[in-house]
Source information:
A computed fold for a 351-nucleotide part of an RNA from a Terrimicrobiaceae bacterium, annotated as small-subunit ribosomal RNA, central domain. Rfam family: Bacterial small subunit ribosomal RNA.
Context: one part of a larger RNA
Parts: sequence; C1' cells; structure tokens
RNA sequence: UUGGGCGUAAAGGGUGCGUAGGCGGCGUGGAAAGUUGAGUGUGAAAUCCUAGGGCUUAACCUUAGAACUGCACUCAAUACUCCCAUGCUAGAGGAAUGUAGAGGAGAGUGGAAUUCACGGUGUAGCAGUGAAAUGCGUAGAUAUCGUGAGGAAGACCAGUUGCGAAGGCGACUCUCUGGGCAUUUCCUGACGCUGAGGCACGAAGGCUAGGGGAGCAAACGGGAUUAGAUACCCCGGUAGUCCUAGCAGUAAACGGUGCACGUUUGGUGUGGGCGGGCUCAGACCCCGUCCGUGCCGGAGCUAACGCGUUAAACGUGCCGCCUGGGAAGUACGGUCGCAAGAUUAAAACUC
Repeated sequence: UUGGGCGUAAAGGGUGCGUAGGCGGCGUGGAAAGUUGAGUGUGAAAUCCUAGGGCUUAACCUUAGAACUGCACUCAAUACUCCCAUGCUAGAGGAAUGUAGAGGAGAGUGGAAUUCACGGUGUAGCAGUGAAAUGCGUAGAUAUCGUGAGGAAGACCAGUUGCGAAGGCGACUCUCUGGGCAUUUCCUGACGCUGAGGCACGAAGGCUAGGGGAGCAAACGGGAUUAGAUACCCCGGUAGUCCUAGCAGUAAACGGUGCACGUUUGGUGUGGGCGGGCUCAGACCCCGUCCGUGCCGGAGCUAACGCGUUAAACGUGCCGCCUGGGAAGUACGGUCGCAAGAUUAAAACUC
C1' cells in the first nucleotide's frame, strides 16, 4: 500500500459556523459526457500462449493461429450517474399562534454570613491540636449588643430537574438579545448533508495595563511531627481568586463514544407541549402523540465488560484519527505568542 479499525487494547479533532471538495429526494422531456453493444482502423517484429515442423532428444530454431485485455473514429442503446429544461412536496427553510428554561449581555436592588472600624456591657483568658506550641489578650481580647465600611459568594427552593454547540450557566428586578419545542398544514420548492484549509467561541491556571481586595490561599515566615520533614497538622501570609480592556488556546475540554439521515421487539420514571376521555366546569386521574432526559431489558452486536430506538444493532454520506513498546508528543526547522509556552513533528539507538 491493499486492508482492518477508533467506549475500555493504538486511534473521534475541545466546540461551532462555513469555503473548496465529496455525496445528494420524487416525476417528465431533451442531450448522450461516463456506461453498454456492434463495426472499421491501428495495436511493428521479437517475447508469452496453443497447434505443427527441424536439429537423435531437450534447451534452441522455425511455421501458422491466438493474443496484444489499449487507443482513435463511426453507428446504435439510454436503465443508472452527470448535464440542460420543466414540474412536485415527503427533505430543508419560512409564516402564524402558543410555550418551558441557572441560554447570553448590560444596569440596578436586597438579605444572611465572614472580616474590619467605632461605641456600650463585661473580665481573664481566647484560639488551636492526636497532644502541643507558635499566635491573639489587662494598651481590655474571646463573648455579647448597637452603628458603620467593604468585598466576594448566592443557604433553603434543588430534582440522574432545566438551558446552551462546547467551555459552561443558579438571589431578585428591568432593558436588550440567541436558540429550542409544539400546533396549524398557509408559503418557498431540494434551497440539503458533511466539511480539508479558514474564521469564531473556548474551564482552571498563566501574562500585560488600570482598578479592587472581605474571605480563602501557591510562594514565603514561624510552631509542631520526624532519624530527617524543603510535606501531611497548626499560627500567619503575598501573588492570585473579583472588575475593565487585551493576550494566551490548553484539560481525565469525558458519554474516554465525530456529524447527519433512515430502519429495527418492549417495560418503567421524569421535564416541556398538543389532542381525546372522565367532570356541571376545572385541578387530579386515564388514553394517545411529538420533543427532551434517566433506569431496566429483547433481538442483534461485542474479546469480554457491556451497549441495547439517546446503539457500541442494521445501512448510507462526509470529515478527523490509528498502524509494536521506549526514545517522544521530545529534538531540529516552520508558524503563532510579551513571556510562559502552544501547534506541526522526526531519527539514531534500544527491546
């Protein structure tokens, strides 16, 4: 390479949007590029193959045939693919009416708690641990009451609940704003799927500048423990954690499971709609249906574990990735970055 694979053995890109490309619904007509058939020309000879012939045989030589699986042209066919024209509505999109939500951004408001400051009461301890000590306290601490300041986080509700492409999102109110779902079957009429590059978003930690700083807390200091203790425990404590503007672009970025579509027995919860039954009318309850989210399990799949209509089943399209372990996600080079570093990515050698 042909292949075979990617939940856990090597392997799904962190996520989306989308360019090129690849692939693409149901009809009718046309054209005939791919495709198929026929014919003509060509496809040198030798070689190869088959049937003969000649050297005593063979190798070898030689005659004939076949073959040369190709190319060009002409004629014909039109199922499939492509192309052109035209139509359709089951895919896709739009509209109208509803609807749930911690989806996003900005502004504002409120309460509990910690800390600090001031004032009152009050007196000898407080804090901490396995036990202690460092530490705080007669300059009045801890405790308790009142007033004030400031920052951060949102108890209960809270739920294998909801929303979001992922990262992620949780007090309340207002403004702006994205997406989803259901019903109607009104409109467009294949407008679709995927997506190399590209662009955007992307936890924590980190970086730059300016703010902010209550609590917590890398580093650091001290006290213990210990043979030692650059730790675990304790007392402190700075970056940071927060806000604004920018950079960075990584995670066990995990469902360790790419996206889209179709098909394939069931049971039982739960969230959101719609329809029907029950009812005087509702709530409740029951039945059906669509979308989501869990559990159990059948066929099937799987090396097993397990998955099982939310597939790891059965199929199709497109992308990414893997190819023995180590060296190594490293070196060198390139690109990006203020840096830290990120990304792309080997080999010698060794087993």